[in-house]
């Protein structure tokens, strides 16, 4: 950085698609290790369980159990005893002090932080920059000054009571750093007035005065820690403002506390924040209101950038805490783990009543394609409380799970060729997997085992953790997959499948040889991942600011006037809003970039710098833009003088045509068409003459002439009136340009009312045409067309080209002016055309009238279809107009140009193409081929020309491929192997329908004697065999256009290119034949010529040919001698070239005529067939790839069939007769063939033919008499002396064999047919026509085919028409190329969608009702009062959530039925469009 895809190809326009990067991802296959990150995007769904906010005894009272010390009722071992008692260790209730301290309470601080989520919010919510002279701020810091003296309560607790519980009530007691007065007041607040200074309007600061008001708490280990007031700081907040912040106008008007004022209240604080009164404002096209969507940002992704997209993790702000409302407390909340109320839900209940809120961390259910552990620890960092120890902390630090992402590492390294085995492939040789493996040597990163062992912690304290890391021993062991391989896009083969199964991002693959499906081998890519899906950016300059367009591709408004807005001439001065430069502040951190550093590297972390393109303040500049002032005249306008004009409106006038009426003349038709008919006319038309009526339109002039903004305007006159132009001076002094909305005009058709109505003429009627004809054509004909007034507001309203200004070669017309001139030329202004340069454009083309170069403004476009449709809205009487989507669907739709092809387009030319002629076919009979039918089979192929007397140059058997029947199975045929035999060939016999089968006779060669060659038989398999399929897999070959004159190339040139040029043009030719011209010059395949035959001559050569002269012979025949002159034969030459003359033409090519010549303009004929077309024919000539059959789809045999026969077609033969038939007479060829052959003379037969065999492998012999013609005779127009079919009968020949099914002969029979409808074929000279002859094939069997000669015409004016072809040009929507393309209805299936009686749901405006909790206001006769101007409460009122009612609005779902749309395989009907598309097409309208 581009690529694929519209076409036969090209360029352009234009969409679709791909390659890149990214992700909180998911899914499929796979999965070794580690580090760092990251993990409910869906149901702001519901939540079991545990934990997440406590702490302070150094504020206070009470206080279970307990430590120590003391007290000690009581008890009491033991001792003494006078037995009465005494002493008494120990135990020990109780009480005091003390230490520690559980639970609960009063009190303080903290629960407003931290953590979560993104529902709401389009907003001062967020971002950025400012302001507060309109504010607050606990804890913290600093400073100043204080901390005096009193009082009354109340929890806890006790008792009683209620309740299931939760909880509550009453009475009584008590403490404080709890609460309340009093004192004091440095300073502070409030009120009043003063001075100084300052500012930004209100105002602020400082100083001093008077009056008035308000404080405090103690504890102590005696070190301190607290408390109060004030001031300042810091921190954190609150409010206000500028700018920025998504989509929709099919949301255009919104707003009553609304906007402002005055006063008051409320608040920490400004303010309609709230209230009373007053005014009527405020917002909005610079988008208000409404609706939809959405947390915002730093940033993240992408991008060259500008942009576009996103808003996870991290960070800042905001909002929320089941839903809705509310306040309390407090420095801070209207409070996630606080309170009250209402609602829904869940739970408990004794049914009376209660409890709860994971969008904290885990976890559960649910939803979903999808997202983790009910872990450890407070060790670190931080937070709360505390003086502290310490306690709390699901913040946080760690661990666990997940390839979810990024980064790093590994799965081994070196050697190793017999290129192993194996796989797969093969042209069978090989090549490939592949040094890959095996094998040898080596190493140990990771993982595993063992040992040591940090930092994180500064004295102590380590969850992580025996972790990171280090060392040692050991084993190549434990560690590779995924996608792709037709093009884009790196990478190819085999098999299977056979439009099936399937693939596919786009183009597209698959219908028997698939590099595109599936599998395998091989290869390519990436790699612990790889692919797919989804989404975003890019590519996409495909919304274009950077950076697009609008003549024809999508796109200029139908036109003007003009509002807002945008833009705006020349000079001077000024200002400083824009602009430029400097400075300052800010632009948080993280991120990004650069440079360092730390983890072995990297990811990651960290330090410094840069950047953050912005905003604000300030200083300066003054060129440009803007503002102000003052001038100017070149833009613009006005005045004056002219001429031009279908410019407009109104009134009047005119002549010609058509039609009608009246009258005359006049008679049978008129009219109309391709041809007709309907129609009119003997009741007198048409025609013609005269008069009259009426309406519409204005011939000639008339012109790419004029005027107008466009639509449009055309007889003449008059009136009124708009604009442009020219000329000249004068005046104003930028007054200009454009123009969203708006207003006006606006063809035709159409609508309303009233007139008018001649012609024309939708609808309609009739006649034609036609398969039909609701059309085209004809005859009529109503609306309408005309006028007045009012609507409509659209057109292919077009130059498919918006308006304005300036600039940029010319040439040539024309209209209107001016200058100039005798008149011209010429100059100039304005309009209107053509050609053309530069330039532009995809090209076509435009080109001073731009589509060029620039500027300004407006309008419009963004793939095709759906669709200018639906819905909504506005306008309209209606028709409808304007505005104007989506779902769905396609990969194109399109523009210009190119090559062809085609045209019921054009020009030129050719051809037996037509015409002019001659003869046929089509009618008859027969022959032959085909179709059809039939059949056991009637084998197969050929199918318009270019199949059909074709393959077949010849089916009785064979052929033969077909049918029925019967055989064979390595086979009828080929190669190889083994065994046996010696054959083979030939002959005989048996048997069979025949083949097959069986028996016998005869019988090899070479040899080193082993055997070999050859052959047969038997056997095993490889294989044979196939006229089985595919001619759409092929080769070869053939037909056809067409013997038409074409088809191409090299170089050059032109074109962006396909392509063009050459090859076109002017002539000419049979010809792209030749000449001339020309950006072409040459060349090739074709044409022509070279080749063959025929036509003239020469030379050579004369046997088998010939016979003129010669001599003689003769059967009188060149038969013979002889000869080669002639004919002829067959080889070589000559000859013809427009060479010569005249004319035409260009002094050309050439053409016409002529001469000479055997032949004259290619002398005649043949062979020869360019590039290509038809998937033309042939797999059944042959060859051949796949496929198929293999005791049969192969092989053999005999019989049958290919020969059938209601019929249809093609090609022929014979005829229908007198240009003839018949009979006899009797001339003249050419070219061929011949040994399994031709077969003479002769004989036999009426004849076919037979007998016989001379000659001849041929210029020798034979086939072999040519026939028609000629001349003589007869027939005399008839189904005949025409015609010969058919049939009978007797024969001949071929052949194993003529029944199916041959040919021929004789006799007899004697059918149709008297010249052929529509239609159609051949032929232009030795041709047609006619007449015979021969050959191939072949045993036999031509009316066919191919050759040969004989006789031998007619006609061609000409190219209008039919057919085919060539060339140039034109149109094209065709390119499979007109047998093309293609439109609409209907029928069927599916899809989305509009309408729809209604129905369901959601949201919402307005009005009203109800009115919880709560604040606020009032407030007791109730309660507390120790104090005070005291407080509290019931209750009342205002506001108000949820709820309810009603009329609406909006959105969504469903909906019988219904409308069109789209898509579908070969449905139906027509043929509208593309060519002049057969009626040119198209636009608007009815």
């Nucleotide at each position: 950085a581009g690529a694929g895809u519209u076409u036969g190809a090209u360029c352009c326009u234009g969409g679709c698609u791909c390659a890149g990067g990214a992700u909180g991802a998911a899914c499929g296959c796979u999965g070794g290790c580690g580090g760092c990150g990251u993990g409910c995007c869906u149901a702001a769904c519901a939540c079991a369980u545990g934990c997440a906010a406590g702490u302070c005894g150094a504020g206070c009272g009470a206080g279970a159990a307990u430590u120590u010390a003391g007290u000690g009722a009581g008890u009491g071992a033991c001792c003494c005893u006078u037995c009465g008692g005494g002493g008494g260790a120990g135990c020990g209730a109780u009480c005091u002090a003390u230490g520690a301290g559980a639970c609960a309470g009063c009190g303080g601080c903290g629960g407003a932080c931290g953590g979560g989520u993104g529902a709401g919010u389009a907003a001062c919510g967020c971002g950025u920059g400012g302001g507060c002279a309109a504010c607050c701020u606990g804890c913290c810091u600093u400073g100043u000054a204080c901390u005096g003296g009193g009082g009354g309560a109340u929890a806890a607790c006790a008792u009683u009571c209620u309740g299931a519980a939760a909880a509550g009530a009453a009475u009584g007691c008590u403490a404080a750093u709890a609460c309340c007065g009093c004192a004091u007041a440095a300073g502070c607040g409030c009120a009043c007035a003063g001075c100084a200074c300052c500012g930004c309007a209100u105002g602020g600061u400082g100083c001093a005065g008077u009056g008035u008001g308000a404080a405090a708490a103690a504890c102590u280990c005696c070190g301190g820690u607290g408390g109060u007031a004030c001031a300042a700081g810091a921190u954190g907040g609150g409010c206000c403002c500028g700018c920025g912040u998504c989509u929709g106008a099919u949301u255009a008007g919104c707003u009553a506390g609304u906007u402002g004022g005055u006063g008051a209240g409320a608040u920490a604080a400004a303010a309609g924040c709230u209230c009373a009164c007053c005014a009527a404002g405020g917002c909005g096209a610079c988008g208000a209101u409404c609706a939809g969507u959405a947390g915002c940002c730093g940033a993240c992704c992408u991008g060259a950038g500008a942009g576009g997209g996103u808003g996870a993790u991290c960070g800042g702000c905001c909002a929320c805490a089941u839903u809705g409302g509310g306040a309390c407390u407090g420095a801070g909340a209207c409070a996630c783990g606080g309170c009250c109320c209402a609602a829904a839900c869940u739970c408990c209940u004794a049914c009376g009543g209660g409890a709860g809120g994971c969008a904290g961390c885990a976890g559960u259910g649910g939803g979903g394609a999808a997202u983790a552990u009910u872990g450890c620890a407070c060790a670190a960092u931080g937070g709360g409380g505390g003086a502290a120890a310490c306690c709390c902390u699901g913040a946080u630090g760690c661990a666990g799970c997940g390839a979810c992402g990024c980064c790093g590492c590994g799965u081994g390294a070196a050697g190793g060729a017999u290129g192993a085995c194996g796989g797969a492939u093969u042209u069978c040789g090989g090549a490939u997997c592949g040094u890959a493996a095996a094998c040898u040597u080596c190493u140990a990163u990771c993982a595993g085992c063992a040992g040591g062992g940090a930092a994180g912690a500064u004295a102590g304290u380590g969850a992580c953790u025996g972790u990171a890391c280090c060392u040692g021993a050991c084993u190549a062991a434990g560690a590779a997959g995924c996608c792709c391989c037709g093009g884009c896009u790196a990478a190819c083969u085999a098999c299977g499948u056979g439009c099936c199964a399937g693939c596919a991002g786009c183009c597209g693959c698959g219908g028997u040889a698939a590099u595109a499906c599936g599998u395998a081998g091989g290869g390519g890519g990436c790699a612990a991942g790889c692919g797919u899906u989804a989404u975003c950016c890019g590519g996409a300059a495909u919304u274009a600011c950077u950076g697009g367009g609008u003549g024809u591709a999508a796109a200029g408004g139908g036109u003007g006037c003009g509002u807002a807005g945008g833009c705006g001439g020349c000079g001077a001065c000024u200002u400083a809003a824009g602009u430029u430069a400097g400075a300052u502040g800010u632009g948080a951190a993280a991120g990004c970039c650069c440079g360092g550093g730390g983890c072995u590297c990297a990811a990651c972390c960290u330090c410094g710098g840069g950047a953050c393109u912005g905003c604000a303040u300030u200083u300066a500049a003054a060129a440009c833009u803007g503002g102000g002032u003052u001038g100017c005249u070149a833009g613009a306008a006005u005045a004056c003088a002219g001429g031009a004009g279908a410019g407009g409106u109104a009134a009047g006038u005119g002549a010609a045509u058509u039609u009608c009426c009246u009258a005359g003349u006049g008679u049978a038709g008129c009219g109309g068409u391709g041809a007709a008919a309907u129609g009119c006319g003997u009741a007198g038309a048409u025609a013609u003459u005269a008069g009259g009526a009426g309406g519409a339109a204005c011939a000639c002039c008339a012109g790419u002439g004029g005027c107008g903004a466009a639509g449009g305007c055309g007889a003449c006159u008059u009136a009124c009136u708009g604009g442009a132009c020219u000329g000249u001076u004068a005046u104003u002094g930028a007054c200009g340009c454009u123009g969203a909305g708006g207003c006006a005009c606006g063809a035709a058709a159409g609508c309303g009312u009233g007139g008018g109505g001649a012609g024309c003429g939708a609808a309609c009627a009739g006649g034609a045409u036609u398969a039909g004809a609701u059309a085209c054509c004809c005859u009529g004909g109503u609306a309408g067309u005309c006028c007045a007034c009012g609507c409509c507001g659209u057109a292919a309203a077009c130059g498919a080209u918006g308006a304005a200004u300036a600039c940029u070669a010319g040439g040539u017309g024309u209209c209107g002016g001016g200058g100039g001139u005798c008149g011209a030329a010429c100059c100039u202004c304005g309009g209107u055309g053509c050609c053309g340069c530069a330039g532009c454009u995809u090209a076509c083309g435009c080109a001073u009238u731009a589509a060029g170069u620039a500027u300004u403004c407006c309008a419009c476009c963004u793939g095709g279809g759906g669709a200018g449709u639906a819905c909504g809205a506005u306008c309209g009487c209606a028709a409808g107009a304007u505005u104007g989507a989506a779902a769905c669907u396609c990969a194109a739709a399109g523009g210009a140009a190119u090559u062809g092809a085609c045209g019921g387009g054009g020009g030129c030319c050719c051809g037996c193409a037509c015409a002019a002629g001659c003869g046929g076919u089509g009618g008859a009979g027969c022959a032959u081929g085909u179709g059809g039918u039939u059949u056991a089979a009637u084998u197969c192929g050929a199918a318009g020309c270019a199949a059909c007397g074709c393959g077949a140059a010849g089916a009785a058997c064979c052929u033969u491929a077909c049918c029925a029947g019967g055989u064979c199975u390595u086979g009828a045929c080929a190669u190889c192997c083994c065994a046996u035999u010696g054959c083979c060939c030939g002959g005989u016999c048996c048997g069979u329908a025949a083949u097959g089968g069986g028996a016998c006779c005869u019988u090899u060669c070479c040899u080193u004697c082993g055997g070999g060659a050859c052959a047969a038989u038997g056997g095993a398999g490889a294989c044979a065999g196939g006229u089985g399929g595919u001619g759409c897999a092929u080769g070869g070959u053939u037909g056809u256009c067409g013997u038409c004159a074409g088809c191409u190339c090299g170089u050059g040139u032109c074109g962006u290119g396909a392509g063009a040029u050459g090859u076109u043009g002017g002539g000419u030719u049979a010809a792209g034949u030749c000449c001339c011209g020309c950006a072409a010059c040459g060349a090739g395949c074709g044409c022509a010529a070279c080749c063959c035959u025929c036509g003239u001559g020469a030379u050579u050569a004369g046997u088998u040919g010939c016979u003129a002269a010669c001599g003689a012979g003769u059967u009188c025949g060149g038969c013979u001698g002889a000869g080669c002159a002639c004919u002829c034969u067959a080889a070589u030459c000559a000859g013809a070239c427009u060479g010569c003359c005249c004319a035409c033409g260009c002094u050309a090519a050439g053409u016409g005529g002529g001469a000479g010549g055997a032949a004259g303009g290619u002398g005649a004929g043949g062979a020869c067939g360019a590039c290509g077309u038809c998937a033309a024919g042939u797999c059944a000539u042959c060859a051949u790839g796949g496929c198929c059959c293999u005791u049969a789809u192969g092989u053999c045999c005999a019989g049958g069939g290919c020969u059938a026969c209601a019929c249809a077609c093609g090609u022929g033969c014979u005829a229908c007769a007198a240009u003839g038939g018949u009979g006899g007479u009797a001339a003249c060829a050419a070219a061929g063939a011949g040994c399994a052959g031709c077969g003479a003379u002769a004989c036999g037969g009426u004849g076919a033919c037979g007998u016989g065999g001379a000659g001849c492998a041929a210029a020798u012999c034979u086939c072999a008499u040519a026939a028609a013609a000629g001349g003589c005779a007869u027939c005399u127009c008839a189904g005949u002396u025409c015609g010969g079919a058919u049939u009978g009968u007797u024969c001949u020949c071929u052949g194993c064999a003529a029944c199916u099914c041959g040919a021929g002969a004789g006799c007899a029979u004697g059918a149709a047919g008297c010249u052929g409808g529509a239609a159609u074929c051949g032929c232009u000279a030795g041709u047609a026509a006619u007449c015979g002859u021969a050959a191939a094939u072949c045993a036999g069997a031509a009316u066919g085919u191919u050759a040969c000669g004989g006789u031998g015409a007619a006609u061609a004016c000409g190219u209008u028409c039919c057919c085919g072809g060539g060339u140039c040009u034109u149109g094209u929507a065709c390119u499979c190329a007109c047998c093309g393309c293609c439109c609409g209805u209907c029928a069927c299936a599916c899809c989305a969608u509009g309408g729809g009686a209604g129905u369901u749901g959601a949201a919402u405006c307005c009005a009203c009702c109800c009115g919880a909790a709560g604040c606020c206001g009032g407030a007791a006769u109730g309660c507390c009062a120790g104090a005070c101007u005291g407080g509290c409460u019931a209750c009342c009122g205002a506001c108000c959530a949820c709820g309810g009612u009603g009329u609406g609005u909006u959105c969504a779902g469903c909906g019988a039925c219904u409308g069109g749309g789209g898509u579908g395989a070969a449905g139906u009907c027509g043929u509208a469009a593309c060519a002049a598309g057969g009626u040119a097409g198209c636009c608007g309208u009815a």